[in-house]
RNA sequence: UGGGAGGUGGUGAAAUGGCAUCACGUCGUCCUUUGGAGUCGAAGUUGCAGGUUCGAUCCCUGCCCUCCCAG
Repeated sequence: UGGGAGGUGGUGAAAUGGCAUCACGUCGUCCUUUGGAGUCGAAGUUGCAGGUUCGAUCCCUGCCCUCCCAG
């Protein structure tokens, strides 16, 4: 430099155009002599900037970052 894959809560992953979901974790409630386990609930997420669309995590363009391949 070229080609390919990827970037989503604190972490790991779903969601192939229509209210962003699940697990773990965190916080709170209940339970318990205490702790843990368990119950119920809550907060918290689409890499950046544009475009298409009534509507974008999803489609298009550019850029940034990570990994793989080639030179």

Transfer RNA from a Nitriliruptorales bacterium, 71 nucleotides, folded computationally. Its Rfam family is "tRNA". Rfam classes the family as a transfer RNA. Its family is annotated with triplet codon-amino acid adaptor activity in the Gene Ontology. Lineage of the source: Bacteria > Bacillati > Actinomycetota > Nitriliruptoria > Nitriliruptorales. It was read from a public genome assembly.